c-di-GMP-I-GGC riboswitch aptamer from Tuberibacillus calidus DSM 17572, 86 nucleotides, folded computationally. The sequence was found by an Rfam model in a public genome assembly. The prediction has a mean pLDDT of 88.
RNA sequence: UCCGAAAAGGGCAAACUUACUGAAAGAUAAGUACGCAAAGCCACGGGCCUAAGGUCAAUAUGGCUAUGGCAGCCGGGCCGCCGAGG
Numbered sequence: 001u002c003c004g005a006a007a008a009g010g011g012c013a014a015a016c017u018u019a020c021u022g023a024a025a026g027a028u029a030a031g032u033a034c035g036c037a038a039a040g041c042c043a044c045g046g047g048c049c050u051a052a053g054g055u056c057a058a059u060a061u062g063g064c065u066a067u068g069g070c071a072g073c074c075g076g077g078c079c080g081c082c083g084a085g086g
Stems, first nucleotide, its partner, number of pairs: 002086001003083002011036002016031004021026001034072001040078003044075003047070003053065004
């Protein structure tokens, strides 16, 4: 360094509930754990979600659109605990 144990010390926290924030998606905090060897951080690429605003259309509470989001969707970048076996 690759790698990820019938190891050790630990860490994070899905869904749900409550509060708060937002147009929404979502974020934040507390409780709680589905899970996670990077479920640590970063929107660079792909993908997905929302549509305030804009725009199209009037059949309709409709269609399109990110400058808004998702890092626990994938890839990528940066940092990182431990050391069984190879």